Record summary
This is a predicted structure of a 342-nucleotide RNA (Bacterial RNase P class A) from a Deltaproteobacteria bacterium. The sequence was found by an Rfam model in a public genome assembly. The organism belongs to Myxococcia, within Bacteria.

RNA sequence: GGAGCGCGCCGGGCGAUCGCCCCUUUAGAGGGGAGGAAAGUCCGGGCUCCACAGGGCAGGGUGGCCGCUAACGGCGGCGCGGCGUAAUCUGCGGAAAGUGGCACAGAAAACAUACCGCCCGCAUCGCGGGUAAGGGUGAAAUGGCGGGGUAAGAGCCCACCGGCGCACGGGUAACCGGGCGCGCUUGUCAAACCCCACCCGGAGCAAGGCCAAAUAGGAGGGUGAGUCGCCCGCUCGAUACCCUCGGGUACGGCUGCUUGAGCCGGCGAGCAAUCGUCCGGCCCAGAGGAAUGAUCGCCGCCCGAAAGGGCACAGAACCCGGCUUACAGGCGCACUCCGGCA
Numbered sequence: 001g002g003a004g005c006g007c008g009c010c011g012g013g014c015g016a017u018c019g020c021c022c023c024u025u026u027a028g029a030g031g032g033g034a035g036g037a038a039a040g041u042c043c044g045g046g047c048u049c050c051a052c053a054g055g056g057c058a059g060g061g062u063g064g065c066c067g068c069u070a071a072c073g074g075c076g077g078c079g080c081g082g083c084g085u086a087a088u089c090u091g092c093g094g095a096a097a098g099u100g101g102c103a104c105a106g107a108a109a110a111c112a113u114a115c116c117g118c119c120c121g122c123a124u125c126g127c128g129g130g131u132a133a134g135g136g137u138g139a140a141a142u143g144g145c146g147g148g149g150u151a152a153g154a155g156c157c158c159a160c161c162g163g164c165g166c167a168c169g170g171g172u173a174a175c176c177g178g179g180c181g182c183g184c185u186u187g188u189c190a191a192a193c194c195c196c197a198c199c200c201g202g203a204g205c206a207a208g209g210c211c212a213a214a215u216a217g218g219a220g221g222g223u224g225a226g227u228c229g230c231c232c233g234c235u236c237g238a239u240a241c242c243c244u245c246g247g248g249u250a251c252g253g254c255u256g257c258u259u260g261a262g263c264c265g266g267c268g269a270g271c272a273a274u275c276g277u278c279c280g281g282c283c284c285a286g287a288g289g290a291a292u293g294a295u296c297g298c299c300g301c302c303c304g305a306a307a308g309g310g311c312a313c314a315g316a317a318c319c320c321g322g323c324u325u326a327c328a329g330g331c332g333c334a335c336u337c338c339g340g341c342a
Stems, first nucleotide, its partner, number of pairs: 001338004006333005012299007020033005035313001039324002042322005047204004054232004059200005064078005079092004093195002098193002100189003115135002117131006143161002146158003162184001163182004168177003208255004218245006224236004262282005267276003300311004
C1' cells in the first nucleotide's frame, strides 16, 4: 500500500432575532426542551390493581456448558461440529422410549427387498439357487478403506478409522485424553406428534389514587359479584350486584409524571460480559390532543456552468434493559492474509 474481518463513535457547527412547552423568580429576567434508533411492539423487568399470586389440569416459551444481570429468547467466556490460508463467521437437548412422514426416480426409502451385472447348476435366448463387491436411481441406499478369504461374494476374518459399552485420569461443566471389551442391522426428519430439563397467574398509565357534583324517588327483568382458559381455593357482599326504561350530574380538576437498575470522569476487581460500601462532578423534555419551529449571517459537505437548491433515516407520550429493522456522509481502534521498502 492492497484485500479482508470484527468492534466503537459522530450524524451539520457557531451566533442573532421572533415564537411555542415546562420550571424558578427579587417581576427585570434566568434555566431546560427529541433519538441512536424516540420506530416495529418482538422478548424481559420495574410500577399499579386483582390473594405479593396459592394447588391441579390445559396452554405457551427456552434448549451445548459455565458465568453476567432486576430479568431475558440478551450479553461474555469456553466446548464440539462446519465454511475459510487466516482473522473471523456459523450450527447446537433426545431419533437404540413410542407413533408417524420421506415427493419424483428407483428393485427397494428401512420388521423389508434385487433392475442390470457377477458366480454355480440345469441347460440354451430361459429356469432354479447364491451374492450385494461393480453399475444404475435418488436429496438420502443398510459403516469407510485396505488385505485375507471365496465358485462369486459378504465384518465371514484381520489391521486402521468410525460406532457402542466399561472403568481410569484431567476439567466446576459442556467436553477432552489414552486404555480395555464388543464385529457391531439400527438411514433421515422433533420449525411432525412426542419425551426430558428449566421458566411462565391475569390485566395494563384509558393501570391506579384523591377532590367536587351526582348516584333522589321509581318501573320491569335477571343473578351472587371479582380474580380466571377450566376446576379448587381466596376476597367482597347478600338494606348486594347486573341489564333495560325513565330522571339527574359531568362531557370536570388534581395526581400517577419523571431523581432513576440515572448520567459523566477517575480508581479498583475480573480474560470478558459486568460489578464496587470507593472518589469527584451533574440534574438532562415531562407536555397532554400533545411544545421542540421559522428567518438571517458566517462556516462545513452534496448537486449545479452559474443563479440557486439541499443536508441521511426519522418525531418522545409511565419508565428502564435488550433484539430487530431504517440510515446520506464521515471518524477512530484491534486483528488476518498478500505485496513493497528499510